[in-house]
Context: one part of a larger RNA
């Protein structure tokens, strides 16, 4: 820009893309078969491999704004307690998120038309013949079925609702995240839990500072599952989402 008014939702699916793998074991059954040795088809079930996909409840990894321990040094006047720097100083753990080595799921079944092949009926050709007319089976393959995209499918589809009182609706702006390079997408904007803060809680670390007691001291114990805490989950208008602005139909 188009889809002959302007919108908001919900869709159909022409068409396209993806996927399509396979082993072993148990059973049928030591059956059929075979002198024996050996040893099935057809089915039923279980469990794997590789691949794909989703997720983080479990097992772990990461987790430079979380917690603790600790070395050297500088500083906060000193002690105590802290802060900076030294690869995040080093070390031990670790929430959310992201993750695999972790955990689920998938390949199918079913239907249709067939290939080679197997047949039925059956003439030409009194017989025979799966074929000439007709009919029935038959594959990991074909068309579906499964997943995803999809009406610029210009063949531009369908349904529902809204607007004709400068409207329905959209944008911009602001707070933002299950989104994200930027656009875009989603949530919210006081008729409000959108983000921050605060409170509670999950969870992490592992028992703070201070005081008391014991010990010459290093240190230990008690108050005390302590103190501190990023992203999690709730609650709560304390802070910021103010007022307003622009575009947008005449069929």
């Nucleotide at each position: 820009c188009g889809u002959a008014g302007g919108a908001a939702a919900u869709u159909u699916g022409a068409g396209g893309a993806g996927a399509c793998c396979u082993g072993a074991c148990g059973u049928u059954a030591g059956u059929a078969c075979g002198a024996g040795a050996g040893g099935a088809c057809c089915g039923c079930g279980u469990u794997g491999g590789a691949c794909a996909u989703a997720c983080c409840g479990c097992u772990g990894g990461u987790g430079c704004a979380c917690c603790a321990g600790u070395u050297g040094u500088u500083c906060c006047g000193c002690c105590a307690g802290g802060a900076g720097c030294a690869u995040u100083g080093c070390u031990g753990g670790g929430u959310a998120g992201c993750u695999a080595a972790g955990u689920g799921u998938g390949g199918a079944a079913g239907g249709g038309a067939u290939a080679a092949g197997u047949g039925c009926u059956g003439a030409a050709a009194g017989c025979a013949u799966c074929u000439a007319a007709g009919c029935a089976c038959g594959a990991a393959g074909c068309c579906u079925g499964c997943u995803c995209c999809a009406a610029g499918a210009u063949g531009a589809g369908a349904u529902u609702u809204c607007c004709c009182u400068u409207a329905a609706g959209g944008g911009a702006c602001g707070u933002u995240a299950g989104a994200g390079a930027c656009g875009a997408u989603g949530a919210c904007g006081u008729u409000g839990a959108u983000a921050g803060g605060c409170u509670g809680u999950a969870g992490g670390u592992g028992u703070a500072a201070g005081u008391a007691u014991g010990g010459u001291a290093a240190c230990a114990u008690a108050c005390g599952u302590a103190g501190c805490c990023g992203a999690g989950c709730a609650g709560u208008a304390c802070u910021a989402a103010u007022u307003g602005c622009c575009c947008g139909a005449g069929a």